[in-house]
Molecule: small-subunit ribosomal RNA
Organism: Kokia drynarioides
RNA sequence: AUAGUUUGAUCCAGGCUCAGGAUGAACGCUGGCGGCAUGCUUAACACAUGCAAGUCGGACGGGAAGUGGUGUUUCUAGUCGCAUACGAGUGAGUAACGCGUAAGAACCUGCCCUUAGGAGGGGAACAACAGUUAGAAAUGGCUGGUAAUACCCCGUAAGCUGAGGAGAAAAAGGAGGAAUCCAUCCAAUGAGGGGCUCGCAUCUGGUUAGCUAGUUUGUGAGGCAAUAGCUUCCAAGGCGAUAAUCAGUAGUUGGUCCGAAAGGAUGAUCAGCCAUACUGGGACUAAGACACAGCCCAGACUCUUGUGGGAGACAACAGUCAGGAAUUGUUCGCAAUGGGCAAAAGCUUGACGGAGCAAUGUCACGUGGAGGUAAAAGGCCCACGAGUCAUGAAUUUCUUUUCCUGGAGAAGAAGCAAUGACGGUAUUUGGGGAAUAAGCAUCGGCUAACUCUGUGCCAGCAGUCACGGUAAUACAGAGGAUGCAAGCGUUAUCUGAAAUGAUUGGGCGUAAAGCGUCUGUAGUUGGCUUUUUAAGUCUACCGUCAAGUCCCAGGGCUCAACCCUGGACAGGCGGUUAAGACUACCAAGCUAGAGUACGGUAAAGGCAGAGGGAAUUUUUGGUAGAGUGGUAAAAUGCGUAGAGAUCGAAAAGAACACCAACAGUCAAAGCACUCUACUGGGCCGACACUGACACAGAGAGAUGAAAGGUAAGGCAGCGAAUUAGAUUAGAUACCCUAGUAGUCCUAGCCGUAAACGAUGGAUAUUAGGCAUUGUGCGUAUCGACCCGUGUAGUGCUGUAGCUAACGCAUUAAGUAUCCCGCUUGGGGAGUACAUUCAUAACAAUAAAACUUAAAGGAAUUGACGGUGGUCGACAUAAGCGGUGGAGCAUGUGGUUUAAUUCGAUGUAAAGUGAAGAACCUUACCAAGGCUUGACAUGCCACGAAUCUUGAAAGAGAGGGAUUCCUUUGGGAAUGUGGACACAGGUGGUGCAUGGCUAUCAUCAGCUCGUGCCGUAAGGUGUUAGGUUAAGUCCCGUAAUAAGCACAACCCUCGUUUAGUUGCCAUCGUUGACUUUGGAACCUUGAGAAGACUUUUGAUGAUAAGCUAGAGGAAGGUGAGGAUGACGUCAAGUCAUCAUGCCUCUUAUGCCAUAGGUGACACACAUGCUAUAAUGGACAGGACAAAGGGUCGCAAUCCCGCGAGGGUGAGCUAACUCCAAAAACCCGUCCUUAGUUCGAAUUGCAGGCUGCGACUCGCCUGCAUGAAGCCAGAAUCACUAGUAAUCACCGGUUAGACAUACGAUGGUGAAUUCUUUCUUGGGCCCUGUACACACCACUCGUCAAACUAUGGGAGCUGGCCAUGCUCGAAGUAAUUACCUUAACCGCAAGGAGGGGAUGCCGAAGGUAGGGCUAGUGACUGGAGUAAAGUCGUAACAAGGUAAUUGUACUGGAAGAUGCGACUG
Repeated sequence: AUAGUUUGAUCCAGGCUCAGGAUGAACGCUGGCGGCAUGCUUAACACAUGCAAGUCGGACGGGAAGUGGUGUUUCUAGUCGCAUACGAGUGAGUAACGCGUAAGAACCUGCCCUUAGGAGGGGAACAACAGUUAGAAAUGGCUGGUAAUACCCCGUAAGCUGAGGAGAAAAAGGAGGAAUCCAUCCAAUGAGGGGCUCGCAUCUGGUUAGCUAGUUUGUGAGGCAAUAGCUUCCAAGGCGAUAAUCAGUAGUUGGUCCGAAAGGAUGAUCAGCCAUACUGGGACUAAGACACAGCCCAGACUCUUGUGGGAGACAACAGUCAGGAAUUGUUCGCAAUGGGCAAAAGCUUGACGGAGCAAUGUCACGUGGAGGUAAAAGGCCCACGAGUCAUGAAUUUCUUUUCCUGGAGAAGAAGCAAUGACGGUAUUUGGGGAAUAAGCAUCGGCUAACUCUGUGCCAGCAGUCACGGUAAUACAGAGGAUGCAAGCGUUAUCUGAAAUGAUUGGGCGUAAAGCGUCUGUAGUUGGCUUUUUAAGUCUACCGUCAAGUCCCAGGGCUCAACCCUGGACAGGCGGUUAAGACUACCAAGCUAGAGUACGGUAAAGGCAGAGGGAAUUUUUGGUAGAGUGGUAAAAUGCGUAGAGAUCGAAAAGAACACCAACAGUCAAAGCACUCUACUGGGCCGACACUGACACAGAGAGAUGAAAGGUAAGGCAGCGAAUUAGAUUAGAUACCCUAGUAGUCCUAGCCGUAAACGAUGGAUAUUAGGCAUUGUGCGUAUCGACCCGUGUAGUGCUGUAGCUAACGCAUUAAGUAUCCCGCUUGGGGAGUACAUUCAUAACAAUAAAACUUAAAGGAAUUGACGGUGGUCGACAUAAGCGGUGGAGCAUGUGGUUUAAUUCGAUGUAAAGUGAAGAACCUUACCAAGGCUUGACAUGCCACGAAUCUUGAAAGAGAGGGAUUCCUUUGGGAAUGUGGACACAGGUGGUGCAUGGCUAUCAUCAGCUCGUGCCGUAAGGUGUUAGGUUAAGUCCCGUAAUAAGCACAACCCUCGUUUAGUUGCCAUCGUUGACUUUGGAACCUUGAGAAGACUUUUGAUGAUAAGCUAGAGGAAGGUGAGGAUGACGUCAAGUCAUCAUGCCUCUUAUGCCAUAGGUGACACACAUGCUAUAAUGGACAGGACAAAGGGUCGCAAUCCCGCGAGGGUGAGCUAACUCCAAAAACCCGUCCUUAGUUCGAAUUGCAGGCUGCGACUCGCCUGCAUGAAGCCAGAAUCACUAGUAAUCACCGGUUAGACAUACGAUGGUGAAUUCUUUCUUGGGCCCUGUACACACCACUCGUCAAACUAUGGGAGCUGGCCAUGCUCGAAGUAAUUACCUUAACCGCAAGGAGGGGAUGCCGAAGGUAGGGCUAGUGACUGGAGUAAAGUCGUAACAAGGUAAUUGUACUGGAAGAUGCGACUG
């Protein structure tokens, strides 16, 4: 200090997530030791038991123990004194003078310090005790009786009160032999402590905006220690947008954690303050309490009881139950420090000092050090060679921190001695022996660390992105590695990273974000000059901000943590002092801001009135006579009762053509015929006046398109809703015919828009250029222009600068200042609730739960578009012939079956793998067999005849003699048997693969080096202008070179050369053989040349090229073939072959027999034959090319109607055979008919192949003679020797289901205007919400599931205040009742005490409220979620451009009207 994550990639913006540190933590695994710390964060829940506050006999009377006695001593219930208001705990309440900080005046103060003075004289009781009595107990009652430092009276008084006379108020003694000491009273002071007041500061909410009757004031009165509404009386005030009141939450501070800091979070331990002690109320005593281990009352709870009553309060220390993820012992000691009492010894102290438990934290130490390669065994991995764990172990040697054991042994103790819980502890010194001691997490990226096995979208992992569907570095295990280490990881929380709330330090054109616009209050900011003051500011000093902590420097524990000592910064508050620049205040001026007056000027600025013509519709009259209207096409509609058309007249309402212009004007919304009246603002000029009067503006006010609403009018046209007609699968739409509200006017509402420049206002400043509006000046002119120069607008372009980019750029989105508004991931949601406003519709303000890892902006490359441009293609079109209809053949689907083996499935599967299924093939099925196997390699033993059975394979019997070579030992071959390694698989995966292939496509494209441009993805080159079949070539050009495709090189056809078996001629025969010659033709073999826009003209840019001609066998790639760039489709093939992995192994292998692959309501594909006269039948006649043949082709002759049979010459082929070519030509018949067309189907009889022809072959003859008379929607091939038509041949076979496939020749056309449209493709532009790329993406209803939430008749709690009622304890008051030891009084009686009464008063009761929580039949929308239904609204011109405010409407997205916007 960053990093991961939105995309195909990029740059932004933006959220989410991670790495760090921390904790009073918890959980999981593991665990050697010591020091120092820490330890109920939850139930302020309930508590058994023990203990936590006593002490004093030197205040007092009595009692007891003890002693042989005296004296002494000790203990003590009770009275009195002091303490128990400290210490210790807890954080419920409290948003407050509670805390913090800084000040203040009207107070009190026991013990302690200091100073001054005093203690004289009397008296009456009550406990204890004794007796009696009530009660279960707790606890009492009555009678008698006693002491005091307990209580009372009188006297005295420095001080107190009072104007004064004067008045009221005190005390106690004790110890000692004694000096003396202690105690006590009054007064004054100090110290420390406490009470009170006040400035500032102290959480969230405005969906809490009004609150307050003791409330605010008073030199009235009372009361208090003291001030004070503290109480009473009088007056009627007081607080609040600088947040009152209310609600929620919370002890506060020093500090603690994080952070560079600013700041954020927090308030355990330690320390200060506050509050509290079961809950609520109350006072008493006291110096001090409204009192944790005191009292009274009420309530809830627990215990006890004899049922009448009584006792209690661990938020002290231990401990228990409960709650919870979770927090310790019912320990030792008063030795130290501190507290209480005492004259003191001393007693007491769960404060405290210690040790115990817990890895809870932190700091320190250890689990050994050195040598040690045969690189041992073992694990893992492996390319089988090795590598790694690994010098690690073993082994040798050394050391002893720790551990075990023996000895010595503290400091902490002050104050003469004595006194140590810790503790025989720390420490130290001998002995023993490597001995007692390592785990946890991780290893896909972020993030250090990789392999194997298992699993197979399962099990699981996960902080995020994501992993897992048979080769997982991501799951689980193992080996290895990495990190930390007595710990390690996880979880939770805080902070940082986060500049992600931005003061330091963010933003608002398009990412979230400028109020629709203006006026203006508070607050904020504010021109120039000179004074005053000193509030801000700044200077110096003082006080304070406890200690501790943090920081710095020293020191002590072996170090460290820890502890001790000293020092100190910054900052806050208060006081004093100096300065006077700036801000502010006071005062006086100025004119540059602002305004007023004056002179001009432009304009759809506003409001009101008057006038005008064009058009539309309606009415009326005339003419005329059949349609009109509307649309893509139609129909509804209107019309012979006279429409539409046309001509005249009249009426009505609404809007104002041309001019008209990124022209004008207004704050915005908005404003347009002409004229007039009234009226607002701007600009220019000149510089007379005022003298900062200014800018901006929270609340507030005004205005505010369209739609909508109320009332009264008006209503021509248009036109939501509605209606009818179309379209459509549907059409609640788009289109059409009608048409209501509305649109118009008046009055008064509503208050919103994409109210947009998606850009708040003001001021200053920063290059230009061009255009235009208003108005000045100069120049010019007769005048108008022109030209130059100011100013106020309005536009375009563009530099610097800015920006993520697009873009903005003197009209800023640049550079600065001031003020306001708004924003903080997406969704939920501009929604719910609540409030305000409105007649309503609505509007305004405005959340949360929950959900999600993205949503988004700009630009890039593709792909796509029912976007545009352009180009070529049998792609349309023009032609010709087909398919689709019939019958049959073949293939496929489906169905069937024991099996109908498998693959191929839009183009690019379907006469395809298969160049050929009767058995075989064959992979399928049935039944029967074999198990080292039908086949391969390695080892051992042996050698075949023959017979039985069986469908065969096989099984059984039986037998004992194979072949070749030899150096005679043996070896080799072949077969049989046996054992084990293994064979074998047409089993799976073409989505693990190789190879091969199809397709886009024989389309013209696909890339790279260097350079340049851009933040980058990328661009340029490769685009532009021409041209080509072509990214072919030329030219231009920030590009310049290059590669793969294109073209060319290869083969065939078309011209040369040689001549056997071919060809020609001759001889001879006329049926054949045979002889001789030739190289012109045909043909075969071989090798060359030729064609290159070469040449001429036109055209083009003097180019590339194109066009017309010449020559030529051939002319513009001459025709055809082979040849297939980068890539696409997880295209096809594991069944051609090869192959990883998985799988079967007496079977998924192998053998053999029979069957099946040939089934048959049906659907599709490819073909054949036809439907006939351009024909069919019969008879006769003619002309090819290419190919095949010895397991063969077969001539000839004979037999058969024929298929064929018999015979077998010739040919291993330019020689012979298949072999006849057919269409064609000539002649005859048929004459438009289901026929002399057509041939299916069926019957009978035959032939051939083969072991075999039934399932299931081909052929022949006779007989039979279906459908079909040119084929709907739709659709296919083909551009010349092509289509069409005709036949021939071949491969595969024993034969053949071939009408297929591959080749061969014969005859031989028509048409191409063109690119509008269809299909697919190339290039450029454009749009995009697509990138799996339009077979994309995506919206809404409905149905089913889950989740949170709103409403809801209500129901149940809690809190708060209020009214009324009740009225405990208790203070003060009142009192006519009762009573009396001290004092007064001769007495009666009084003071005093008690009781009673009224005020106040807690809990309770009751009533109506407010707030809040839970729950609720039903109900509303929302969200989430692999494959549900309906449509297709959006994204492309998304097929009706989208969006928007509003209104109406519809299953739903949505549609339509009006206005607005361009995103």